[in-house]
RNA sequence: GGGGAAGAAACUUAAAGGUUGAGUGUUAGUCUGUCGCACUAAAAGUUGCGGGUUCGAGUCCCGUCUUCCCCG
Numbered sequence: 001g002g003g004g005a006a007g008a009a010a011c012u013u014a015a016a017g018g019u020u021g022a023g024u025g026u027u028a029g030u031c032u033g034u035c036g037c038a039c040u041a042a043a044a045g046u047u048g049c050g051g052g053u054u055c056g057a058g059u060c061c062c063g064u065c066u067u068c069c070c071c072g
Base pairs, nucleotide, nucleotide: 001071002070003069004068005067006066007065010024011023012022013021018055026042027041028040029039030038048064049063050062051061052060
């Protein structure tokens, strides 16, 4: 230099172009003599960044950044 993959909640990660979810964790409550376990609830996402297409984009298109893999 060329090609490819991944990037989303604090972490691990689902998601036919049509309400962005789950588990773990965190916080609160119930329970317990206390902690823990268990149960219930809540908060937490500009979906790496910038554009485009579309009534509608995490998803499709272009550019760009980071990490990894392959080729030279």
Molecule: transfer RNA
Organism: Palmaria palmata